[in-house]
Molecule: TPP riboswitch aptamer (THI element)
Organism: Suicoccus acidiformans
């Protein structure tokens, strides 16, 4: 001094599901709310390449159950969206000096 990590601030990305006796239940950080019903809008929530947030494979496989949801594998599969920081630091690595 770099580099990680965390932290800000700004950006931007994603789910909103499944069953019921339709009063409800499950699972999870999140299953919201709105009209002008849309590849729409706003909130929260997670997640941003060191990328398993999420999407495809898939209404697939084996488990379980009330279940197209749950849990495991599939997954060294194939896609998937950013910068600054004259920020912190008693943290971890590393390079030069003395």
């Nucleotide at each position: 001094g770099g580099g990680c990590a965390c932290c800000a601030c700004a950006g931007g990305a994603g789910g909103u599901g499944c069953c019921a006796c339709u009063u409800g239940g499950c699972u999870g950080a999140g299953a919201g709310g709105g009209c002008u019903u849309g590849u729409c809008c706003c909130a929260a929530c997670u997640c941003u390449u060191u990328g398993a947030a999420c999407c495809u494979g898939a209404u697939g496989a084996a488990g379980u159950u009330a279940g197209u949801a749950c849990u495991u594998a599939c997954g060294a599969a194939g896609g998937g969206a950013u910068g600054u920081g004259u920020g912190u630091g008693a943290g971890c690595u590393u390079u030069c000096u003395a």